[in-house]
RNA sequence: UCUGUGGCUAGGCCGGGGGGUUAGGCGUCCCCUGUAACCCGAAAUCGCCUUAUGCGGGGGCCGAAAACUUGGGGGCGGCAUGGAUCUUUUCUAUCCAUCCCCAAGUCCUAUGAUGAUAUUUCGUCCUGUGGGGUAAGACGGUGGAGGGGCCUACUUCGGAGGAAGUAGGUAACCUCCUUUACCUACCGAACCCCGUCAGGCCCGGAAGGGAGCAGCGGUAGGUAGGACGUCGACGCUCACAGGGGAGCGGAAUGGAGUAGGACUUGGGGGCAAUGGGUAGAAGAGAUCCAUGUCCACCCCAAGGAAGCCACACC
Numbered sequence: 001u002c003u004g005u006g007g008c009u010a011g012g013c014c015g016g017g018g019g020g021u022u023a024g025g026c027g028u029c030c031c032c033u034g035u036a037a038c039c040c041g042a043a044a045u046c047g048c049c050u051u052a053u054g055c056g057g058g059g060g061c062c063g064a065a066a067a068c069u070u071g072g073g074g075g076c077g078g079c080a081u082g083g084a085u086c087u088u089u090u091c092u093a094u095c096c097a098u099c100c101c102c103a104a105g106u107c108c109u110a111u112g113a114u115g116a117u118a119u120u121u122c123g124u125c126c127u128g129u130g131g132g133g134u135a136a137g138a139c140g141g142u143g144g145a146g147g148g149g150c151c152u153a154c155u156u157c158g159g160a161g162g163a164a165g166u167a168g169g170u171a172a173c174c175u176c177c178u179u180u181a182c183c184u185a186c187c188g189a190a191c192c193c194c195g196u197c198a199g200g201c202c203c204g205g206a207a208g209g210g211a212g213c214a215g216c217g218g219u220a221g222g223u224a225g226g227a228c229g230u231c232g233a234c235g236c237u238c239a240c241a242g243g244g245g246a247g248c249g250g251a252a253u254g255g256a257g258u259a260g261g262a263c264u265u266g267g268g269g270g271c272a273a274u275g276g277g278u279a280g281a282a283g284a285g286a287u288c289c290a291u292g293u294c295c296a297c298c299c300c301a302a303g304g305a306a307g308c309c310a311c312a313c314c
C1' cells in the first nucleotide's frame, strides 16, 4: 500500500406517479403502482408557498457503499384527440293504428198482421193576454164636518165653593160624509190620556159645590186572527192568439218489413294527442382500436462524491 472484519462521521433512505383543484407548485380528496421499510397533529368558507416537489413535532434503518444525475429500451395506468360498434334521450319529417263517413259480407240483438217503416193530425214544449186556484208571500191601516166634553190663557160677577163669557188647541162621547184603512180577542198610559168615581178629603149655618185614589168603562199604542186593499210569485187549471216541431204519447190512412251492435274487407276524410315503424340531426353513455402526451415499476449504458479509527493477513 492492497484486501478483509469491526466501529465512527459526512451523507442518504423510510416511496413514486396520474386525475381533480389552483394563475401556478405541493398537501388534505379519488385512482394506479412499488418496497425489507415509519409514526403523530391541522388543513376545501382550506393549509404551506411563488419557480416552488408542502407546514409543525417525534422515530427508525443504511453508511463510505450507495444514493443521485443524464440518455436509451420495455411498460401498468391516467388524460386529450380521432374512428368503429352498440345503447339511450330530445327534436324534425313521413307512414300506420286509435277517431269520423260510405259500401259490401258474416254473426248477434230488439221490434213487427195484437199492424212495422212511412204520411197526416192533435197533445206534450215555448211566448203573450185574461179568468180561477194555491201559499206562514210581502206591505198597509184614510181624510174631514158639526155638537158635547176636556186642556191652556184671559175678562166680568159673587162672602167661600163657584157662575157667565172670549180665544186657541184637542185622539177619547154622539151624529154624518169619505176611504181598502174595518171587525174580534188579549195586553195597555211607570213617567201625571179621557169618562164615571164607593170610601175618605176640602168649602159652606144650610142648600149645595169641588178636587180625586182604588175599581169599572174607554183613547193613543202593541200582539194574534179575520176581512179588505196594493204589489208580486207559481212543479196547478181554463179560454184565446202566436211560435215550435227532435223525441215521446193519442187518433187516422195503409199493409210489410224496420232499427241497432260486433267483426272482416274495400274506399274516402282527419291527424290535436297517444302508441308503433322508417329516415335524418343533435346530445349523453359503454366497449374496442389508433395517434399524441404524462408516466408507477423493471432493465441497460455513461457520469458522479468517495473521509477517520482499531485489528488481522500479505
Base pairs, nucleotide, nucleotide: 003312004311005310006309007308008307011062012061013060014059015033016032017031018030019029023050024049025048026047027046038058039057040056041055068303069302070301071300072299073298074297077294078293079292080291081290082289083288084287085286086285087284088283089282090281091280092279093278094277095276096275097274098273099269100268101267102266103265104264105263106262107261108260109259110258111257118253119252120251121250122249123248124247125243126242127241128240129239130238131237132236133234134233137231138230139229140228143177144176145175146174147173149170150169151168152167153166154165155164156163157162182226183225184224185223186222187221193218194217195216196215201210202209203208